Source information:
A computed fold for a 110-nucleotide RNA from Thermoflexibacter sp., annotated as SAM riboswitch aptamer (S box leader). Its Rfam family is "SAM riboswitch aptamer (S box leader)". Its family is annotated with regulation of gene expression in the Gene Ontology. Its mean pLDDT, the model's own confidence on a scale to 100, is 82.
RNA sequence: GAUUUAUAAAGAAAGAGGGAGAGAUUAGGCUCAGUGAACUCUUAGCAACCUACGCUCAAAACGCAAGGUGCUACUUCCUAACCCAAAUUAGUUUUCGGGAAAUAUAAAUU
Numbered sequence: 001g002a003u004u005u006a007u008a009a010a011g012a013a014a015g016a017g018g019g020a021g022a023g024a025u026u027a028g029g030c031u032c033a034g035u036g037a038a039c040u041c042u043u044a045g046c047a048a049c050c051u052a053c054g055c056u057c058a059a060a061a062c063g064c065a066a067g068g069u070g071c072u073a074c075u076u077c078c079u080a081a082c083c084c085a086a087a088u089u090a091g092u093u094u095u096c097g098g099g100a101a102a103u104a105u106a107a108a109u110u
Base pairs, nucleotide, nucleotide: 001110002109003108004107005106006105007104008103013043014042015041016040017039021032022031023030025081026080027079028078029077044072045071046070048069049068050067051065053063054062076102082099083098084097086095087094
């Protein structure tokens, strides 16, 4: 890097450095940002997965801990990208709903 599975409406901050952008891509919005963005380090915290422990014949679920990753503005910030259905329209026109896809994280395999 690729594949598979699971989860994504909850949760959780400061300091130092840094110096203009950031919120995945493309497009349209809307927010945050010199009352310091991205990014790096330190400390603290949260608890999705793995792990440890409890429970169990065992497993799952649940609880609990915070060791390994991860995470700590706004629902994955919102909508669209493909499909289906409903209403509506001269007309996939417009509106709403659902499912995929994409993205992110973890674990396993390669």